[in-house]
RNA sequence: GUCGGCGUAGCUCAGGCAGUUAGAGCAUGGCACUCAUAAAGCCAAGGUCGGAGGUGCAAGUCCUCCCGCCGACA
Repeated sequence: GUCGGCGUAGCUCAGGCAGUUAGAGCAUGGCACUCAUAAAGCCAAGGUCGGAGGUGCAAGUCCUCCCGCCGACA
């Protein structure tokens, strides 16, 4: 340099076929339980979906460019 994959909550990831509110587990906070603590239980908070632009009634999802990480080839 060329090609491919990935980027979504603090962390690990799902959602890849555009369509109602963006989700799970762990972690965090609260409640309840307990003599007390932990675990298991219930609830809550936490997201400009890497950035910019485009298409479209509608974009996490499709297209283009850029950035970062990984891999293959040269």

This is a predicted structure of a 74-nucleotide RNA (transfer RNA) from Candidatus Adlerbacteria bacterium RIFCSPHIGHO2_01_FULL_54_23. It matches the Rfam family "tRNA". Rfam classes the family as a transfer RNA. Gene Ontology term of the family: triplet codon-amino acid adaptor activity. Model confidence (mean pLDDT): 82 of 100.